[in-house]
RNA sequence: AAUUGAUAAAGGCAAACUUGUUGAAAAAUAACGACGCAAAGCUAUGAGUCUAAGGUGUGAAUACGCUAAGAUAGUCAAGCUACCAAA
Numbered sequence: 001a002a003u004u005g006a007u008a009a010a011g012g013c014a015a016a017c018u019u020g021u022u023g024a025a026a027a028a029u030a031a032c033g034a035c036g037c038a039a040a041g042c043u044a045u046g047a048g049u050c051u052a053a054g055g056u057g058u059g060a061a062u063a064c065g066c067u068a069a070g071a072u073a074g075u076c077a078a079g080c081u082a083c084c085a086a087a
Stems, first nucleotide, its partner, number of pairs: 004085002012037002018031005035074001041080003045077003048072003054067005
């Protein structure tokens, strides 16, 4: 340095639930809480998934269909960066 990942050590992240706030929603955020995580750190570049305010189509109408410029990095791939070190 690369690979690899302990029944090691230090440190780290925090699912669901509940509450407050933001948002049309998906969801985000703070607290609580730990299901899990060795990149569960960062970037929406590709695919996937969620939502559909706005737009648009149909309709007499309630409404329904399509649509991401909204989300998701704890869905996968890709790119970038990083703690520890037994074999």
About this RNA:
A computed fold for an 87-nucleotide RNA from [Clostridium] fimetarium, annotated as c-di-GMP-I riboswitch aptamer. Its Rfam family is "c-di-GMP-I riboswitch aptamer". Rfam links the family to the GO term cyclic-di-GMP binding. Lineage of the source: Bacteria > Bacillota > Lachnospirales > Lachnospiraceae > Lachnoclostridium.